A computed fold for a 1450-nucleotide RNA from an uncultured Bacteroidota bacterium, annotated as small-subunit ribosomal RNA. Its Rfam family is "Bacterial small subunit ribosomal RNA".
RNA sequence: GAUGAACGCUAGCGACAGGCUUAACACAUGCAAGUCGAGGGGCAGCGGGGAGUAGCAAUACUCUGCCGGCGACCGGCGCACGGGUGCGUAACGCGUAUGCAACCUACCCAUCAGUCUGGGAUAACCCGGCGAAAGUCGGACUAAUACCGGAUGAAGCAGGGGUCUCACAUGAGGCUAUUUGCUAAAGAUUUAUUGCUGAUGGAUGGGCAUGCGUUCCAUUAGGUAGUUGGUAGGGUAACGGCCUACCAAGCCAUCGAUGGAUAGGGGUUCUGAGAGGAAGGUCCCCCACACUGGUACUGAGACACGGACCAGACUCCUACGGGAGGCAGCAGUGAGGAAUAUUGGUCAAUGGGCGAGAGCCUGAACCAGCCAAGUCGCGUGAAGGAUGACUGCCCUAUGGGUUGUAAACUUCUUUUAUAAGGGAAUAAAGUGCGGGACGUGUCCUGUUUUGUAUGUACCUUAUGAAUAAGCAUCGGCUAACUCCGUGCCAGCAGCCGCGGUAAUACGGAGGAUGCGAGCGUUAUCCGGAUUUAUUGGGUUUAAAGGGUGCGUAGGUCGGCCUUUAAGUCAGCGGUGAAAGUUUGUCGCUUAACGAUAAAAUUGCCGUUGAAACUGUUGGCCUUGAGUGUGUUUGAGGCAGGCGGAAUGCGUGGUGUAGCGGUGAAAUGCUUAGAUAUCACGCAGAACCCCGAUUGCGAAGGCAGCUUGCCAAGCCAUAACUGACACUGAAGCACGAAAGCGUGGGUAUCAAACAGGAUUAGAUACCCUGGUAGUCCACGCAGUAAACGAUGAUUACUAGUUGUUUGCGAUAUACAGUAAGCGACACAGCGAAAGCGUUAAGUAAUCCACCUGGGGAGUACGCCGGCAACGGUGAAACUCAAAGGAAUUGACGGGGGCCCGCACAAGCGGAGGAACAUGUGGUUUAAUUCGAUGAUACGCGAGGAACCUUACCCGGGUUUGAACGCAUUUCGACGUAGGUGGAAACACUUAUUCUAGCAAUAGCGAUUUGCGAGGUGCUGCAUGGUUGUCGUCAGCUCGUGCCGUGAGGUGUCGGCUUAAGUGCCAUAACGAGCGCAACCCUUACCGGUAGUUGCCAUCAAGUAAUGUUGGGGACUCUACCGGGACUGCCGGCGUAAGCUGUGAGGAAGGUGGGGAUGACGUCAAAUCAGCACGGCCCUUACAUCCGGGGCGACACACGUGUUACAAUGGGUGGGACAGCGGGCUGCUACCUGGCGACAGGAUGCUAAUCCCCUAAACCCACUCUCAGUUCGGAUCGAAGUCUGCAACCCGACUUCGUGAAGCUGGAUUCGCUAGUAAUCGCGCAUCAGCCAUGGCGCGGUGAAUACGUUCCCGGGCCUUGUACACACCGCCCGUCAAGCCAUGGGAGUUGGGGGUGCCUGAAGUCCGUAACCGCAAGGAUCGGCCUAGGGUAAAACCGAUGACUGGGGCU
Repeated sequence: GAUGAACGCUAGCGACAGGCUUAACACAUGCAAGUCGAGGGGCAGCGGGGAGUAGCAAUACUCUGCCGGCGACCGGCGCACGGGUGCGUAACGCGUAUGCAACCUACCCAUCAGUCUGGGAUAACCCGGCGAAAGUCGGACUAAUACCGGAUGAAGCAGGGGUCUCACAUGAGGCUAUUUGCUAAAGAUUUAUUGCUGAUGGAUGGGCAUGCGUUCCAUUAGGUAGUUGGUAGGGUAACGGCCUACCAAGCCAUCGAUGGAUAGGGGUUCUGAGAGGAAGGUCCCCCACACUGGUACUGAGACACGGACCAGACUCCUACGGGAGGCAGCAGUGAGGAAUAUUGGUCAAUGGGCGAGAGCCUGAACCAGCCAAGUCGCGUGAAGGAUGACUGCCCUAUGGGUUGUAAACUUCUUUUAUAAGGGAAUAAAGUGCGGGACGUGUCCUGUUUUGUAUGUACCUUAUGAAUAAGCAUCGGCUAACUCCGUGCCAGCAGCCGCGGUAAUACGGAGGAUGCGAGCGUUAUCCGGAUUUAUUGGGUUUAAAGGGUGCGUAGGUCGGCCUUUAAGUCAGCGGUGAAAGUUUGUCGCUUAACGAUAAAAUUGCCGUUGAAACUGUUGGCCUUGAGUGUGUUUGAGGCAGGCGGAAUGCGUGGUGUAGCGGUGAAAUGCUUAGAUAUCACGCAGAACCCCGAUUGCGAAGGCAGCUUGCCAAGCCAUAACUGACACUGAAGCACGAAAGCGUGGGUAUCAAACAGGAUUAGAUACCCUGGUAGUCCACGCAGUAAACGAUGAUUACUAGUUGUUUGCGAUAUACAGUAAGCGACACAGCGAAAGCGUUAAGUAAUCCACCUGGGGAGUACGCCGGCAACGGUGAAACUCAAAGGAAUUGACGGGGGCCCGCACAAGCGGAGGAACAUGUGGUUUAAUUCGAUGAUACGCGAGGAACCUUACCCGGGUUUGAACGCAUUUCGACGUAGGUGGAAACACUUAUUCUAGCAAUAGCGAUUUGCGAGGUGCUGCAUGGUUGUCGUCAGCUCGUGCCGUGAGGUGUCGGCUUAAGUGCCAUAACGAGCGCAACCCUUACCGGUAGUUGCCAUCAAGUAAUGUUGGGGACUCUACCGGGACUGCCGGCGUAAGCUGUGAGGAAGGUGGGGAUGACGUCAAAUCAGCACGGCCCUUACAUCCGGGGCGACACACGUGUUACAAUGGGUGGGACAGCGGGCUGCUACCUGGCGACAGGAUGCUAAUCCCCUAAACCCACUCUCAGUUCGGAUCGAAGUCUGCAACCCGACUUCGUGAAGCUGGAUUCGCUAGUAAUCGCGCAUCAGCCAUGGCGCGGUGAAUACGUUCCCGGGCCUUGUACACACCGCCCGUCAAGCCAUGGGAGUUGGGGGUGCCUGAAGUCCGUAACCGCAAGGAUCGGCCUAGGGUAAAACCGAUGACUGGGGCU
């Protein structure tokens, strides 16, 4: 885009066209084929006339064929048309083009000729019989255009003769005073006419034959006996095996016979640029069919839709004896189905039948009805109208946007609608009546009459915007976006996909978009799809080259001349129906639609030419091909002979305890003497070095030496043949390894098997053995990653280089040439990788093969095979991918380089104990919440007894605890009391404001209202902040260049560095964020300054002290500077840089430490620090209070503390810091207390006073290896302090008690120098403190690093990848469960077709004694054939089947 459509929602009108696609299923009822009285006998019914009877009449009855006319009957014509359907049919059925010299044709036209004379019946009517009916029988009468005899008769038919013309495969036609035989007729009438018979011709319609075209399957390869042909006969309108007899053995078929499946064919229709593909409804042509099957009759024509006979199935009637029927005609009914209309009107027109005609009949036809089922047209209003109204919806919400000029409102119009009025064409002709002309049966003319649709189309008038809009969509493709609801639910979906709490994708709403009386969905076809490729594709790796050769058919084929005209091309002729299509014009108001003309119909046939090309004929040529001659090459093949080494075995010798094997072992062998070694012997198999990127072969493949036979290639030559060529479906042959059969052989190796190991297991990898096999002969098998994953042949298209073998040459100098084998590369090709004269380039010929993945190289069938198995080779079902090449990452029990307390080397710990603390778990009313590998677990928390507090129990409050605004009331607030209560709180008493005369104002409290509040949820909606990789050296950009592109280059390479730090090189050149430096601190020096710090010199003073005067020298304090840069030297290096017991220096190669954290990763952490979107609660999920809990305790883990002791514990004495803190504070000093501390008292708002005696350490004494004078848990008692309050649940003190623990399994952590270890001190939080934690400070102060193999982490380069959520990836198979389709299957069952035998209706034909007839003759008699039926055995195709096999999806 299309449709004979259907379904959903919706619906105003008209025109034109259309309407059972399914059950060729079954049908009630009505209608669809009759007509002619001018063929006939007649008169049942109707009307008229006449007569009669009754009667006044009307009227009734009877008679009468007299008239109109006419049921039934005889007869003629029609019924073979028109109408329906598409079962069958793969066919001369259809289409197209020819032919019939092999044919027919009623009615019609033309011409010629004729129409004479006789005869006997029969239906109707009447009478009678049988039957329920349908119907039928008998008797008697009668007519014809019914039937029959005779006559006539040729131009007819048949036969014979003569003759002429034409044509051809047979033959045809004409003429003839020629000859023989045969054959006709019908009348009617109104007197106009018409009918009848024979013949010829025409027209029309048919019959037959032939060429070409006409679906799928080869998993259908052979078929055929009247089959193929002939002769003779029969039959037919006619040819013909159409039929019969006989004879022959043919005929068809890979150019697809036969069989199976499906199907009416064409004009045309849809689509497409076309070529094609699909379809065949309506309309037209042809065919076939008429319940199913068969048969003939009649007839011009049928084997007959509304005729006949028979058989079958079905339905109906019946008195049970018998009968009737055929909608695939028009309506209509049931059924089937997603689905398809009225039991309508009329013969007015067109057409048909009959008729002289009038006319009759006509479900053909014309009309109307129903249906948006299609196409076309019209309308549902138009113009103005902004406070851009209200509502709705949305938002960044004091306000905007949108709905929207939309509405309201004003003006206008009236198609349509409704009402009223008018009102066609379609009618041309014919009939009747009248007139006229002439050619006397025709024409002209006047008049009359005939309209279903229809009072319709159309026109006019009136009324009044009045009567008339929906459907689908809005994530992308694809035009159109927001809100709410929902929460992987409900649902959507054409593909991708959407939905798991912020859904433009579901549902609703608002808005928008598209189309519009329709709009969507579904189904089907074409297109896009160059995705079956003729136009117009491919085959190295994506699917796809046969394993290889020979070769048949076939296809294709060198140069020159010639012939012909099959192909080809051109002109002309015929045909290609109409409709349809395209174009022009015209007609319906327009359009659709219709009319008319033209074009097209690309085809087929004929004819006349042309001769280039292809083909054909003949001749010639040599370059393709082949042959010869002469060299030459080789692991080419087959058969035979020979050789040495190795291996194993045998015999003997030497010799002794092991050998062998492995990662390590064991099994195994060995004192019966192995292994090892020497000598001799035997056996079988394979041939070291040479050896190669080599050589040969068609491929498979071929390797010791040698002999024989066979084959091949190359080169040279140019003697011979003269296109002999290429390819190659079938076919034939060869064809690794394994395998099979028979017979040998068997040294080695070695499936199966056995044992030993390994392992969770180990039906494996490893080891020890070991049989088939490996070897030979003969035969089979016929497959491989049979690979160059690259078919064969020919020609052409830059080169460079290595090598083999020829030629030429003295010569493997070098160069040339030919044939091979390799490497690189231009053009070109290719998706790229790559190929590139050995093409995957450019062309040609032939063969083979491919068409998404899986199912599956499977199943079934067939062929081959001894088997194994091979060849051929599907479908159902299922998925939306599978695949190729390349890119960037990530990963690897890949590689290279490098780094890090990563390992190693060391020191000290953890893991065992007790306790502290955090976590899990468990428990609980609650044990609030968060953090969970590294990167949670002495974490948030730098302080849980109440508070904190978020949790639980209980009791209260509801604008609420705080604040703002407005407002009400009060004069307070507060203080001091009282009652209840656990408190909060409630009630209550007393006292009580300021300024002003007052109004009022201020202040405070209170009431009410508006704003609250939430540690409720979402860290996966977020901001901010943080952890980690990692202080690792990386991460990027601009321009350029390369690539189709993703991307690459730069950033790679070499050297170097802590470093992408530098240097060199370089299609790259530069730049940014990181690194480094800049900052702080520490180490040295200088300058400046000198109090509260310092005190060398001077002075004063004390029991003593920088205590005082004084000083700035020193220390120190705190500001400013200097200093270090590989700067210098030696060596190495191009350089960067590295190196040194270097110099100098306080410090040396980043001096130490800190701050500083690139692009990013982990949806990492945090909504409970804070902020914030959305959601949720609002007498509660808010808030206040009391109490409890966060502190529980079988257990598990993390982080710590203290220890286990003598490098120690205890006692006494003695020495030396730094960082910090202090007024609700630190507190000297004094007194009391064993002590914690208490009571006094003083200094300090701090370089001034205090905390503040540092401890380890040193000295002396003691303890003497023990659960101790170690260790201090736990418990008891008594206290101190803080605090409203130490029960749950604080710290400290004293006395007593004195647990585990004797250095810690597997495993694991930290640390490279002022570090580890060890020792104490301070601070924050804080009333106090569960601090052994955290953050700082100083004191004492080590050991070790060979080195980078390994573990972990990281960086760069490279490689593989089926990974990309990126190896914690991906993914394979069994098993379990559900579902689906399918193969096999004992069988069961159905179907169509064929075959044999039996039977055989109707009917044609043949025959004929019996039968009928007087006879002529005829059969109902006898045969042949046959539908159907029965029976038998096979084949084929389905359905189903316990069970079973694999497959797919989840």